[in-house]
Context: one part of a larger RNA
């Protein structure tokens, strides 16, 4: 000087408390450990690993295993020789395929006619190649403390010096925010603001959007109109600005004060200081060193990553009446769509099939919102719950055996609210309800987003956890 203390003082945070809903018990999904295996590829391990890398493991992916093959190689640059356009297409043979082998069709540009470009085959090398090792050799990127309020510098002053001062103190703030004081005076990175979005108004514009007035129609369908809604550009608006109180005359604080759509940072986002953890990543990429070079490289078929006595994490569905089932012309928002979205109509109990209008989209389409409302069931392992299993199908795809999703009929398990313990959340939040998207041929209880309905509680800071300042 820091760090630490079951030292002290002050102050914050869903940290506790006050509440609401969960997890821990059940079934299933998913990740991990363990075990097993020829292989179950690798990484991630308190918070900050474990629905994580993976925003899609049937083949591919794929890095793992078994077998069959290749050796200048699947890919790059260079040399030599031979040949020809290459490429592409069709048909065979053998094979699990890679690969091997045969037949046929098609067939180039420039040219100084030497050749060159391009391709194929061969040769020998330089070399390629490595998801092999080291994240404790590294770059880059990321997590975390933490959106916590801190971290520093120049000059001056003090101290032999390490260093101190400034940055401490009195107030105040979400804030090293601001005010006052002070051997300090200034400054930088952070804070805040500037950026995006939601909430109000004005204005510009009026199609694909809208419809008050006038006609018209099954229908904003058509004429007409752009007032309203909406869309998307530009502006206005909020600053403790005004009033009262309080405070030190300051900064500020208080007020079911005014005005206002909005009031004291209006809500949300983006934004992450100096640094910490030799934190994570050599399997995104890049890269030093080391290692392999007929193999630790490359190709292919099949298998594995999907195993299963068990243990843990994260979720989904439930245990029911605030519910299940049936009926029903209640009402959204965000998005996606051409190798795509696919309407009407028809077939099927349904998944789905036929069909193909329209749409490169405010035009067409995915698209039915669901919780809601009405009726019924009457407390039961049930008209709860849906695991498991059998049969019959549908779809994607070269191919659903290992190992996909969906539909119908049948089957109908555990489960009657969960021990110790533990998690999230302070408002349009929790809870609950559905919807869309990325990835993607197919596959979502995960992830990312969207709207609908919509609470309870906070006395307070003694205690638990984390953090800041002084000592």
């Nucleotide at each position: 000087u820091g760090a630490c203390g079951g030292g002290g003082g002050c102050c914050c945070g869903c940290a506790c408390a006050a509440g609401c809903g969960g997890u821990g018990g059940a079934g299933c999904a998913u990740g991990u450990g363990g075990u097993u295996c020829a292989a179950u590829u690798c990484g991630a391990c308190g918070c900050a690993a474990c629905g994580c890398g993976a925003a899609g493991a049937a083949c591919c992916u794929u890095a793992c295993c078994a077998g069959c093959c290749c050796u200048u190689g699947a890919c790059a640059u260079g040399u030599c020789u031979a040949g020809g356009a290459c490429c592409g297409g069709u048909c065979g043979c053998a094979g699990a395929g890679a690969c091997g082998u045969g037949a046929c069709c098609u067939u180039c540009u420039c040219u100084u006619c030497g050749g060159a470009g391009c391709c194929u085959a061969g040769a020998a090398c330089a070399c390629a190649g490595g998801u092999g090792c080291u994240g404790c050799a590294u770059g880059g990127c990321u997590g975390u403390c933490g959106u916590c309020a801190g971290c520093u510098c120049g000059u001056g002053u003090c101290g032999u010096g390490a260093g101190a001062u400034g940055u401490u103190g009195g107030g105040u703030u979400a804030a090293g925010u601001c005010c006052c004081g002070c051997a300090a005076c200034g400054a930088g990175c952070g804070c805040a603001a500037c950026c995006c979005u939601c909430g109000u108004c004005c204005u510009u514009a009026g199609u694909u959007g809208c419809c008050a007035u006038c006609a018209u129609u099954u229908a904003g369908u058509u004429g007409g109109g752009c007032a309203c809604u909406c869309u998307a550009g530009g502006g206005a608006g909020a600053c403790u600005g005004c009033c009262g109180g309080u405070g030190a005359u300051a900064a500020g604080c208080c007020g079911c004060g005014a005005g206002g759509a909005a009031g004291g940072u209006g809500g949300g986002g983006a934004u992450g200081a100096c640094g910490u953890c030799a934190a994570g990543u050599c399997c995104u990429c890049a890269u030093g060193g080391c290692c392999c070079u007929u193999a630790c490289g490359g190709g292919c078929u099949g298998g594995g990553c999907u195993a299963c006595a068990c243990a843990c994490g994260u979720g989904c569905u439930a245990c029911a009446a605030u519910g299940g089932c049936g009926g029903u012309g209640a009402c959204a928002a965000u998005g996606g769509g051409c190798a795509g979205c696919g309407a009407a109509c028809c077939a099927g109990c349904a998944a789905u099939g036929g069909g193909g209008a329209g749409c490169u989209a405010a035009u067409c389409u995915c698209a039915g919102a669901a919780a809601g409302c009405c009726g019924u069931c009457u407390c039961a392992g049930u008209u709860c719950g849906g695991a498991u299993u059998g049969c019959a199908c549908u779809c994607u795809g070269c191919a659903a055996c290992u190992c996909g999703a969906g539909u119908g009929c049948a089957u109908g398990a555990a489960g009657u609210u969960g021990g110790a313990a533990u998690c999230g959340c302070u408002a349009g939040u929790a809870a609950u309800c559905g919807u869309g998207g990325a990835u993607c041929a197919g596959c979502a209880u995960g992830c990312c987003a969207c709207g609908g309905u919509g609470a309870a509680u906070a006395c307070g800071u003694u205690c638990c956890c984390g953090g800041g300042c002084c000592u």
Molecule: small-subunit ribosomal RNA, 3' major domain
Organism: uncultured bacterium